[in-house]
RNA sequence: CUUCGUCAAAGGCAAACCCAGCGAAAGCUGGGGACGCAAAGCCCACAGCCUACAGCCCUAUGGCCAUGGUAGUGUAGCUGCCGAA
Numbered sequence: 001c002u003u004c005g006u007c008a009a010a011g012g013c014a015a016a017c018c019c020a021g022c023g024a025a026a027g028c029u030g031g032g033g034a035c036g037c038a039a040a041g042c043c044c045a046c047a048g049c050c051u052a053c054a055g056c057c058c059u060a061u062g063g064c065c066a067u068g069g070u071a072g073u074g075u076a077g078c079u080g081c082c083g084a085a
Stems, first nucleotide, its partner, number of pairs: 002085004012037002017032006035072001041078002045075003048070003055064003
């Protein structure tokens, strides 16, 4: 440096759920909590998915729409610990 995560060790993150806060919602943040994760570290660029306040359409409690989310959905990009070969 490349590939890999079979072995070891040190650590890391934290689903559901509960509490508090933020938000129109999806969801997010903090605390508790662990289902899992070798990038479950970062990044919405593309695709997927979720939501639809405002806006538009509408007879409509209905429809459309991302400028809002989701990286623990896939791809691309950036970075990184330990070990093995």